[in-house]
RNA sequence: GGAGGAUCAUGCCCGGCUUAGCGAAAGCUAAGGACGCAAAGCCAGGGGUCUAAAGCAGAUUGCCAUGACAGCCGGUUGCAGCC
Numbered sequence: 001g002g003a004g005g006a007u008c009a010u011g012c013c014c015g016g017c018u019u020a021g022c023g024a025a026a027g028c029u030a031a032g033g034a035c036g037c038a039a040a041g042c043c044a045g046g047g048g049u050c051u052a053a054a055g056c057a058g059a060u061u062g063c064c065a066u067g068a069c070a071g072c073c074g075g076u077u078g079c080a081g082c083c
Base pairs, nucleotide, nucleotide: 004083005082013036017032018031019030020029021028022027035071041076042075043074046073047072048069049068050067055063056062057061
């Protein structure tokens, strides 16, 4: 210097849920809160998943992303106590 491990140190992040707001919804933002994470940092012009307002069918529904999800896979960048 490089690669790997997570059983380790120091740190970081923050699920569910609650409150307030935005949104048709999925979901997002802020505060609280930590289930967890060795990338739970970043990327939506790789795959996949979710919602269906408007629209189209025409029936108590179906289709559909221009909307959303990175804590689904994937891509990409990165720290270094211990082995």
The RNA shown here (c-di-GMP-I riboswitch aptamer) has 83 nucleotides and comes from Peptococcaceae bacterium BICA1-7.
The model forms 95% of the base pairs in the Rfam consensus.
It was read from a public genome assembly, where an Rfam model found it.
Taxonomically the source falls in Peptococcaceae (Bacteria, Bacillati, Bacillota, Clostridia).